[in-house]
Order: sequence, then structure tokens, then C1' cells
RNA sequence: AGAGCUAGCUAUGUGAUUGCUACAAAUGUAGAGGAAAGUCCGGGCUCCAUGGGCAAUGACGCCAGGUAACACCUGGGAGACGUAAGUCUACGGAAAGUGCUACAGAGAACAACCGCUGUAUUACAGUAAGGGUGAAAAGGUGAGGUAAGAGCUCACCGCUGAGACAGGUAACUGAUUCAGGCAGAGCAAACCCCGUCAGGAGCAAGGCAAAUUUACAGGAUAUGUUUAGCCCUAAACUAACUGUAUGGUAUGCUGCUUGAGGUUAUUGGCGACAAUAAUCCCAGAUAAAUAAUCACACACGACAGAACCCGGCUUAUCGGCUAGCUCUUUAU
Repeated sequence: AGAGCUAGCUAUGUGAUUGCUACAAAUGUAGAGGAAAGUCCGGGCUCCAUGGGCAAUGACGCCAGGUAACACCUGGGAGACGUAAGUCUACGGAAAGUGCUACAGAGAACAACCGCUGUAUUACAGUAAGGGUGAAAAGGUGAGGUAAGAGCUCACCGCUGAGACAGGUAACUGAUUCAGGCAGAGCAAACCCCGUCAGGAGCAAGGCAAAUUUACAGGAUAUGUUUAGCCCUAAACUAACUGUAUGGUAUGCUGCUUGAGGUUAUUGGCGACAAUAAUCCCAGAUAAAUAAUCACACACGACAGAACCCGGCUUAUCGGCUAGCUCUUUAU
């Protein structure tokens, strides 16, 4: 100097004028995001509803931690990619069963085209060592054996299973012993098996006030009704309750923002994070408030607007800045 990797900050700035919403001590204070988006996960909260069990359905899937919790995050293991810094993984089981693997090829698990061997004369039998097709053809090398061959047999390697030893909390790693001629390869983000977890509906939840409140049918004092299915238990109700028709309610208030909250410092931890102390209040609209104009500056402004709240994930994105690390080249 160039090319990369990882983590973080910011999201035009300053001034003036006019205007809007909430709160208030009535001078003032505050007022859309890093994703507010998607509605994909997890919860808080509200109601059913007291509590328990079963079924169904769905989700997750290496190990150890973090968290209110999670399919999230952190660290580690294994595998893959990269020269590396690093990145990714839907990561339990293929020896319970079923199923799938295009095209090419004889054939993708009940193999037999060319070839080789035998008998015989063009048919039959044996074979899977050699050739070809293919991503993949029934482990590899060597020796023996055979009519010709083949784990057919043996040795070594490979593979599978098990045991003890060492390291590690563990996943796992290392080296080694024994057994087995060896379940052909891949796919479970195929059905499935195994293990763990999960009640439902949702702020249009719910509560209060106002307004309105008619008629018909069934039906019982429990073996009735009330909770998405079934069972048990508990509680409540008694013209309750169930069904049909008609009428009222497009209303007002609340829920509504002080929180698993933010910031700073110290301590502990590889880290996610936790504890302690101090300090701060940081939108609550309701047809939808936070805007408009002017001037200057330069980095010339992208993606884009809260609606009960919070923790994540995913997607979109113009730029600017900071820190650490890797590789290449050159000079000292």
C1' cells in the first nucleotide's frame, strides 16, 4: 500500500419563526425506529377456571451454560467450506419396518450386456476377477485356491460392535485389546421409531357507566347447566339453562404505560450474563399528535411512522466513523 474477516456507534447538523399532543409545580418538560416492517417464535397481562388425568395435534432434537421463557443467545464438540482470520449445520435413530434415488446402463439389490470357463455345436450351465454406462455397480492390496472365478480361504488395511485405560462436568478425543467376513451407498427438510415440552382464546382480551330489555317452544331439583374433545374433582346457578324470532348498543370512561426499565461505576465470569451502588423518567394518539417555512454547513441524507407491553429471529437499507484480527507485496 492492497485485498479480506469480526464486533460496535450513528441515522443529516445548527439557528430562527409559526403550529400540534400529553403531563405539570402552569415559568416549563417531553414527543416514531434500527429495524417501528413480517406477524415468525417466546412470555408478561386478561378471561374461561378450582385442580388433576387421558387422547389428539404440534414443536424441538450433539454437550454444558444464560434467561421470565424460547425454535433465542454464549461457549465447547463433531462435520463441511476457506491459504488464513473466520463462516455454516433441520447435528437423536438407516442393525424395527415401509418407501424413494432422474437420465445413462444388462442391471441401482431376487443383477448379468460384452467378456471368461465347461459340455456340446449355436443351445444349456457356471461366473462376477476384466471391460463399458453411471454420482454411486455388492470394500482395497497381495497370496492361495478354482474348469474359470468370487471374502471362497488367509495376511495386512478399511468397516461394524463391545470392553477396559488416559484426558474432559459432558458431547467427545487419544492410543489399544477382543470379536465379526462384514447389515452394499445415500435420503428420516420421506412415512416412521425414540426422548423432551406444550390447556384455550386474545387489548377488537377484559372492567365500569349509560341506553334498551318483547314473544314462543323444551325442560328439571339431579343421572341438570356452566370451561375447544373425553373422564374425575371442586365451585357457582335454579324459568337457571337450551333453541328460534324481534328490538337496543356505530356511545363515554378505563385497560394505557414505572417497566423481567434505561444509563454509569465496581466486582465475578472465556462469554452470554449476574450481583451491588448511584442516578434518570424516556410517546400514549383514538380516524389517528411529534409538523411546516427560511438561512447556513457538508458526510448531500437510503430503508422507512408506535397503537397493551417486553425478549428474540427474519427481511429491507444511502452513507459516515471506531476497534481488533488475517493474507499478499514493498521499504527499513
Model confidence (mean pLDDT): 75 of 100.
A computed fold for a 332-nucleotide RNA from a Gammaproteobacteria bacterium, annotated as Bacterial RNase P class A.
The model forms 93% of the base pairs in the Rfam consensus.
The source organism's lineage runs through Bacteria, Pseudomonadati, Pseudomonadota and Gammaproteobacteria.